Overview:
This is a predicted structure of a 73-nucleotide RNA (transfer RNA) from Rugosimonospora africana.

[in-house]
RNA sequence: UCCGUCAUAGCUCAACUGGCAGAGCAGCCGGCUGUUAACCGGAAGAUUGCAGGUUCGAUCCCUGCUGACGGAG
Numbered sequence: 001u002c003c004g005u006c007a008u009a010g011c012u013c014a015a016c017u018g019g020c021a022g023a024g025c026a027g028c029c030g031g032c033u034g035u036u037a038a039c040c041g042g043a044a045g046a047u048u049g050c051a052g053g054u055u056c057g058a059u060c061c062c063u064g065c066u067g068a069c070g071g072a073g
Stems, first nucleotide, its partner, number of pairs: 001072007010025004019056001028042004049065005
């Protein structure tokens, strides 16, 4: 320098070929218990890495950039 994969909640990951952004854990509130843990219930939490483009509509498609990992020279 070139090629590929990845970037989504605090953490680990989903989201089928463009059509309501979700789960588990953690944290918060409550129940149960003499208390804690465990268990049960509830509410909250995301400008989908950044900037643009296409589209009625983008986590998804296109371009550039940033970062991580792998490969080629």
Its mean pLDDT, the model's own confidence on a scale to 100, is 81. Taxonomically the source falls in Rugosimonospora (Bacteria, Actinomycetota, Actinomycetes, Micromonosporales). It matches the Rfam family "tRNA". Rfam classes the family as a transfer RNA.